A computed fold for a 346-nucleotide part of an RNA from a metagenome, annotated as small-subunit ribosomal RNA, central domain. The RNAcentral record of the full RNA draws on SILVA.
[in-house]
Context: one part of a larger RNA
């Protein structure tokens, strides 16, 4: 490269939007670039391969064919791909009428909890554990009651539920907003799929400047446990954890399963439409499971949400370690990231 792979053995990109490009639905008519066909020219000679033929054979060397699967022009074929031109609605969107949710973001308001201060009642303990101390308390602590103040999270519903591209989203309610889905067909008339770069969004921690700080709690101090204990348990307690603007751009960013598209047994659960004219149901679409044939897999399993049958179109893999390091670059306030070898060595 070729082939062969990506859920667990190497190996799907965190996601998403979208440039090129790559692929692309039905029907007519045109040309005719690929695409096929005929001929004409060229495709040096040797060499290879073919049938002679020479040196006593061969090796070599000659003759003659074939081959040179390519170029180039021209005549033709039109079925399939392209091009151009008309026109379709089933893909794919818009309107419409309904519907549903912890989908985003900004304001506002609540309860319980805890933790503090202030006043009361009250009197020696309280707190910790495996036991224990170290800490707290006669300066009156723990507890109980009242009154105020912070901060931060949202018990029960709650759930193999529901939303979102993914990270993620949960008290309550108001204002912006985004999105599925069903329904009915009204309009567009292929407007589609997929994406190398490129943009944009991305938990948790970290970082800048400001704020806030109740609880917890890296570092850090003490007290145990230990042979030792730079832990595990305990008391404590800073950064942080929230906020608001800004950077970081990583995760076992996991269904360890890329993205669409069509097809392919049956049972059975649940959300949300339709059915519906008030309930109920078959039935029916779309989404979440579970069990299970065919299939597929090394199995394990997976099985209409495939890891099955195919199709396009990205991304990666290529034997373990050196190593996601070194070196350059690129980004970054740094931390780091992103690209990413080799020698050696099994």
């Nucleotide at each position: 490269u070729u082939g062969g792979g990506u859920u667990u053995a190497a190996a799907g990109g965190g996601u998403g939007c979208g440039u090129a490009g790559g692929c692309g639905g039905c029907u007519u008519a045109u040309u005719a670039a690929g695409u096929c066909a005929g001929u004409g020219g060229u495709g040096a000679a040797a060499g290879c391969c073919u049938g002679g033929a020479g040196c006593u054979u061969a090796a070599c060397u000659c003759c003659a064919g074939a081959a040179c699967u390519g170029c180039c022009a021209u005549u033709g074929a039109u079925a399939c791909u392209g091009a151009u031109a008309a026109g379709c609605u089933u893909g794919a969107g818009u309107a419409c009428a309904g519907u549903u949710g912890a989908g985003g973001u900004g304001g506002g308001c609540g309860g319980a909890a805890u933790g503090u201060g202030u006043c009361a009642u009250g009197u020696a303990g309280c707190g910790g554990u495996g036991a224990a101390a170290u800490g707290c308390g006669u300066a009156g602590a723990u507890a109980u009651g009242a009154c105020a103040c912070a901060g931060a999270a949202c018990a029960c519903c709650g759930a193999u539920u529901g939303c979102g591209a993914a990270g993620g989203c949960a008290g309550c309610u108001c204002a912006c907003u985004a999105a599925g889905c069903u329904g009915a067909a009204a309009c567009u008339g292929a407007c589609g799929c997929u994406g190398a770069g490129g943009c944009a969004c991305g938990a948790a921690a970290g970082c800048g400047u400001g704020g806030g700080g109740a609880g917890c709690a890296a570092a850090c101090a003490g007290g145990a446990u230990u042979a030792g204990a730079u832990a595990c348990c305990c008391u404590g307690g800073u950064a942080g954890u929230c906020c608001a603007c800004g950077c970081u751009g990583u995760a076992a960013a996991c269904g360890a399963u890329g993205a669409u598209u069509a097809c392919u047994c049956g049972c059975u659960g649940u959300a949300g439409g339709c059915g519906a004219u008030a309930c109920a149901c078959a039935g029916u679409c779309u989404g979440c499971g579970g069990c299970u044939a065919a299939g597929c897999g090394a199995a394990a399993g997976c099985a209409u949400u495939a890891a099955g049958u195919a199709a396009u179109c990205c991304a990666c893999c290529u034997g373990g370690g050196g190593a996601g390091u070194a070196c350059g670059a690129u980004g970054g306030c740094a931390a780091c990231a992103u690209u990413g070898a080799a020698a050696c060595u099994c």